[in-house]
Molecule: FMN riboswitch aptamer (RFN element)
RNA sequence: CAAGAUUCUCGGGGUAAGGUGAAAUUCCUGACCGGCGGUGAUGUUCAAAGCGAACUAAGCCCGCGACUCGAUUCUGCUGCCUGCAGCGGAAUUGACUGAUCUGGUGACAAUCCAGAGCCGACGGUAAAGUCCGGAUGGGAGAGGAUCAUA
Numbered sequence: 001c002a003a004g005a006u007u008c009u010c011g012g013g014g015u016a017a018g019g020u021g022a023a024a025u026u027c028c029u030g031a032c033c034g035g036c037g038g039u040g041a042u043g044u045u046c047a048a049a050g051c052g053a054a055c056u057a058a059g060c061c062c063g064c065g066a067c068u069c070g071a072u073u074c075u076g077c078u079g080c081c082u083g084c085a086g087c088g089g090a091a092u093u094g095a096c097u098g099a100u101c102u103g104g105u106g107a108c109a110a111u112c113c114a115g116a117g118c119c120g121a122c123g124g125u126a127a128a129g130u131c132c133g134g135a136u137g138g139g140a141g142a143g144g145a146u147c148a149u150a
Stems, first nucleotide, its partner, number of pairs: 004147007017029003031130002033120002035064004043055004059118002068095013100116005122133003
C1' cells in the first nucleotide's frame, strides 16, 4: 500500500408574517428545507508554475437508500383435523421509486453565472415535503480500531 475478517462510532433539514374559519404549522397569500455514492469547465491550496496533486462543487444528470406491495427460506406463538391455518420475527430477493427549462460564457454546460420554474412515502388530523406517529427503528454510506497474509 492493496484486498479480506472482526468490531466500534457516526449517519436529514424545514411554514416567519398574514387571511378565512368553530376548528388548518394541513386550505389561501407568502416563508423555509434538500440524505448517500458517482460525474463535473467551479473555487482554494500545494507544485519545478510544467506534468500534476489535495480538498471542495448537482434536490430536479446516473445510481443508491428510506416508504409501500409481493416472493422464497428459516423460525416463534396460538388453534385444530398434525400439516395446514392465523398472527408475528429474521435473512435473502423482486416490483415500485418525484422533479428543469430559458438566456449568457465557451470547443464543449444536465453541474458554472443570471433568471424563471418544478419535486418531495405511508398512517393521523380541516386536505401536511415542514406537525404528531410507526421510529430509542431501518439505512445508502462515512470514519476509526484490531487481527491475519504477502